A computed fold for a 382-nucleotide part of an RNA from a bacterium, annotated as large-subunit ribosomal RNA, domain IV. It matches the Rfam family "Bacterial large subunit ribosomal RNA". The full RNA is in RNAcentral, with records from ENA.
Context: one part of a larger RNA
């Protein structure tokens, strides 16, 4: 010296990024319990008080409950009727209801004692509140650094499919399957993500839907016109055989124009919980500032409501106010928003969270600042 663990004057978070880690709390009855709420909840809110052991109370209230009583339902019987129905009445009699009830099982309030330093006498067993950002919540996730605000969730919205459904096994198709033994109040995709109150303008460009009058446009239709070949015809050179040159029907090939050809796309409209977009400059008001007005260029329109130094603020520790003797963190404002904005939603929100920041209460060896003791290792020696 390492590791685990127990104790510690005084002081109490001064330690640290940061109360990390230890501490503190802790059961069970009782009293009592705020804001805020979606009336459930918050709440075990906090925050106080009790607890052993013997005796009275009391074998007492209270449980349970063998057996028993009592009263009807049901049942049977009779009356009634034509034969039921309603009534009426007699027997009989419940495991239904009510009483009585051995026996066995038993408190507490409240009173009086009694012992110890300590009655939940050991173990085991919540610290607590205030403020605030996210995310509604319970639940899921990086098996082996991340549990979180990531994902999911109910709920919202738009869009596809009419049945061989769409979409998926499956970018080669088939058979089959899967959707579904379902049928649009379903069954896929997309986005947002309880709940309130809401969700603005822009279809110019991109997607998508619709529309079909024009343009333009593929294969294939069509075949002018051209070109190959060469029977034949004219001209040449050669005694001739034969060659050359030129002109050339038919068939047979080769290109091939006009013109007739579809969706597309151009072109007309719609459509933004579709992918997306949401202005400059200059001037004005009897102090200054400032600007409700107003000029003007530009665009599809120029950010609406609510929020803003914000999980978003560069400048910036922005300026004011709380909080501290001192606060680049917090928290309420202010708006000059570099670069917030309304289903990649915007603003709130009780609950809830092993998130995250910020304060305080109590409590601690985390500190001041160490000390002492235990248990095991390291050391020495076998």
């Nucleotide at each position: 010296c390492c590791u685990c663990c127990g104790u510690u004057a005084a002081g109490g978070a001064a330690c640290u990024a940061g109360g990390c880690a230890a501490u503190c709390u802790a059961a069970c009855c009782c009293c009592g319990u705020a804001a805020c709420u979606u009336c459930g909840g918050g709440a075990g809110a906090a925050g106080g008080g009790g607890u052993g052991c013997c005796u009275c109370a009391a074998g007492u209230a209270g449980g349970u409950g063998a057996g028993g009583u009592g009263u009807u339902a049901a049942g049977c019987g009779a009356g009634g009727u034509a034969a039921a129905a309603c009534u009426u009445u007699g027997c009989c009699g419940a495991c239904a209801c009510a009483c009585c009830g051995a026996g066995c099982c038993g408190a507490a309030a409240g009173g009086g004692g009694c012992c110890g330093c300590a009655g939940a006498g050991a173990a085991g067993u919540g610290g607590c509140u205030c403020g605030a950002a996210c995310g509604a919540c319970u639940g899921u996730u990086u098996a082996u650094c991340a549990a979180a605000a990531a994902c999911a969730c109910a709920a919202g919205u738009c869009u596809c499919u009419g049945c061989u459904a769409a979409c998926c096994c499956u970018c080669a198709g088939a058979a089959g399957g899967g959707g579904a033994u379902g049928u649009a109040u379903a069954g896929g995709g997309a986005c947002u993500g309880a709940c309130a109150c809401c969700u603005g303008c822009c279809c110019a460009g991109u997607g998508c839907c619709g529309g079909a009058a024009g343009g333009u446009u593929a294969a294939g239709g069509g075949g002018a016109a051209c070109c190959g070949u060469u029977a034949g015809g004219g001209g040449g050179a050669g005694c001739a055989a034969u060659c050359c040159c030129u002109c050339g029907a038919a068939g047979c090939g080769g290109c091939g124009a006009a013109c007739c050809g579809a969706a597309g796309c151009c072109c007309c409209g719609g459509u933004a919980a579709a992918c997306g977009g949401c202005g400059g400059c200059c001037g004005u008001a009897a102090c200054u500032a400032u600007a409700a007005c107003g000029g003007u260029c530009c665009u599809a329109a120029g950010g609406u409501a609510g929020c803003g130094a914000a999980a978003u603020u560069c400048c910036u520790u922005g300026u004011c106010g709380g909080g501290u003797a001192a606060g680049u963190u917090c928290c309420g404002a202010c708006c000059c928003g570099c670069a917030c904005g309304a289903a990649a939603g915007g603003u709130g929100u009780a609950a809830c969270g092993a998130u995250u920041c910020g304060a305080g209460c109590g409590c601690u060896g985390u500190c001041u600042c160490g000390a002492c003791g235990g248990a095991g290792g390291g050391c020495u020696c076998g």